[in-house]
RNA sequence: GCUGCGGUGGCCUAGUUGGUUAGGGCGUCGGACUCAUAAUCCGAAGGUCGGGGGUUCGGAUCCCUCUCGCAGCA
Numbered sequence: 001g002c003u004g005c006g007g008u009g010g011c012c013u014a015g016u017u018g019g020u021u022a023g024g025g026c027g028u029c030g031g032a033c034u035c036a037u038a039a040u041c042c043g044a045a046g047g048u049c050g051g052g053g054g055u056u057c058g059g060a061u062c063c064c065u066c067u068c069g070c071a072g073c074a
Stems, first nucleotide, its partner, number of pairs: 001073007010026004019057001028044005050066005
């Protein structure tokens, strides 16, 4: 340099044949239970989907470009 795959809350991950509120697990915070802690149960906060642009009535999803990571080739 070329090709392919990937980037979604603090961490991991589903959704990627476009459709109204982006779901789940761990963690964090509050509460219940307990003499207390853990476990368990209930509730809450936290994302504007790697950046920008385009197409569309509508984009995490399609197109272009940039960037980061991984793998292969040279």
Transfer RNA from Methanocorpusculum sp., 74 nucleotides, folded computationally. NCBI's taxonomy places the organism under Archaea, Methanobacteriati, Methanobacteriota, Methanomicrobia, Methanocorpusculum. Its mean pLDDT, the model's own confidence on a scale to 100, is 82. Its Rfam family is "tRNA". Rfam classes the family as a transfer RNA.